[in-house]
Molecule: RNase P RNA; transfer RNA
Organism: Pseudomonadota bacterium
């Protein structure tokens, strides 16, 4: 020049009028007015993961069930994050990985192919055996099975003898099917087996008041030996519970306060450990808390970006430019994403118009 | 605002990693004078989407998209 990687920062600003929602303050006078402050996000989204908090018992034991997996280190924790090993992709920068264990067991491999997991050995070429008689059968010697001693079958290796009359031997390297083929390979996001984690539920959690109804039916378990209940499930333990209690159905309300937002807190500059995530420290700065649910509307100005006009001013080709290319000045038009708090936090994913910066790579040219 | 669940032919739905199926409906033929029952055959699919494990994925995983269901209090 171009075409990547990788990490990060923004994602509008100001005025005018109009309007909300919280805290204070004042004035009315329980309903309103004023004045002031302060009011979304990087993802507030999905609800995938970890806590913090509440309530069951300071949540116990063991079977189930779920999760999760090189190694090492950060964290409140984690399926996060960082450092490295190892694989795999990429020419590289640099990405991406559920990455323990198939000689503990079970289980699978469709088609194709002789043959798919301890196989009836296909073609081919070599090498060994064979009418001095292959494989094969039937008998038989001896060994092996077979163990400290007795007895011992099938099989295997091996003698001979009989019948039989041409092929025999995974010895070796080659071919063909297929993901995988003479090798105890392959799959565990197949069952399973190891380590380690994991009690449920979730602010509709809970506590406090207050209103209103029929303190209601049906079923089952229970009422001296104990039903239940303690928020999936079965079993011990253990608390409660001394008479009901549990399911479903019907009745009534549709309210108020708390919990609620300052925290494992956020940002900004310094510094110290530490490769790094990360942690100490020091100074400033910041703090939405609604509940049919505010944080917005409309106009106008400016900025960004796109398109087209147009002023200048360079530039390859070229016989020449008004046409083409960069770059500038004006002016019209357009456009300015994804989305929105609901108990809070750390994280992961996914959505996102457009402008950006840092840093590194390949290629081709200079030097 | 919390907690679960399914997607497979037009419709309801089955489907132990290796062939996409059932039945109701379409379509043609037969059958009947017609029509409807009956027989016979036949056509239709990105297994919601995008990725991963595997030799292979409707099926296991993960991540998106839709579409449904349950949770107040009070005696």
């Nucleotide at each position: 020049u171009c075409a990547a990687g990788u990490u990060u920062g923004c994602g509008a600003g100001c005025u005018a009028u109009c309007g909300c929602g919280g805290g204070g303050g004042c004035c009315u006078u329980u309903u309103g007015g004023c004045c002031u402050u302060c009011g979304a996000g990087g993802a507030a989204a999905g609800u995938c993961c970890g806590g913090a908090c509440u309530c069951c018992a300071u949540a116990u034991g063991g079977c189930a069930g779920c999760g999760u997996a090189g190694u090492g280190g950060g964290u409140a924790a984690c399926u996060c994050c960082c450092a490295u090993c190892c694989g795999c992709c990429g020419u590289g920068a640099g990405g991406c990985g559920a990455g323990g264990a198939c000689c503990a067991g079970u289980g699978g491999a469709a088609c194709a192919g002789a043959g798919a997991g301890a196989a009836u050995g296909u073609c081919c070429a070599g090498g060994g055996c064979a009418g001095u008689g292959a494989u094969c059968a039937a008998g038989u010697u001896g060994g092996u099975g077979g163990g400290a001693a007795c007895g011992g079958g099938a099989g295997c290796c091996u003698u001979c003898u009989u019948g039989g009359g041409a092929g025999c031997c995974g010895c070796u390297g080659g071919a063909g099917u297929g993901a995988a083929a003479g090798c105890a390979g392959c799959c565990a996001a197949a069952c399973u087996c190891u380590g380690c984690g994991c009690g449920g539920a979730g602010c509709a959690a809970g506590a406090u008041c207050g209103a209103a109804u029929a303190g209601g039916a049906a079923c089952a378990c229970g009422u001296u030996u104990a039903a239940g209940g303690g928020c999936g499930g079965c079993c011990a333990g253990u608390c409660u519970g001394a008479a009901g209690u549990g399911u479903u159905c019907g009745g009534g309300u549709g309210g108020a306060u708390c919990g609620c937002u300052u925290g494992a807190g956020a940002g900004a500059a310094g510094u110290c450990a530490g490769u790094a995530a990360u942690g100490g420290u020091u100074u400033c700065u910041c703090c939405a808390g609604a509940u049919g649910a505010a944080u917005g509307a409309u106009a106008g100005c400016u900025g960004g970006g796109c398109u087209c006009a147009u002023u200048g001013a360079g530039g390859a080709a070229g016989a020449g430019a008004c046409g083409c290319c960069u770059u500038u000045u004006u002016g019209a038009g357009u456009u300015u994403a994804c989305a929105g708090a609901a108990u809070c936090c750390g994280g992961c994913u996914u959505a996102u118009a457009g402008c950006g910066a840092a840093c590194u790579u390949a290629u081709u040219g200079u030097c | 605002g919390g907690g679960c669940g399914c997607u497979u032919a037009g419709c309801u739905c089955a489907g132990c990693g290796g062939g996409a199926g059932a039945g109701c409906a379409c379509u043609g033929c037969c059958u009947u004078c017609a029509c409807a029952c009956g027989g016979c055959a036949g056509g239709g699919g990105u297994c919601g989407c995008u990725g991963g494990u595997u030799c292979a994925a409707u099926c296991c995983c993960a991540g998106c998209a839709g579409c449904g269901c349950c949770c107040a209090c009070c005696a």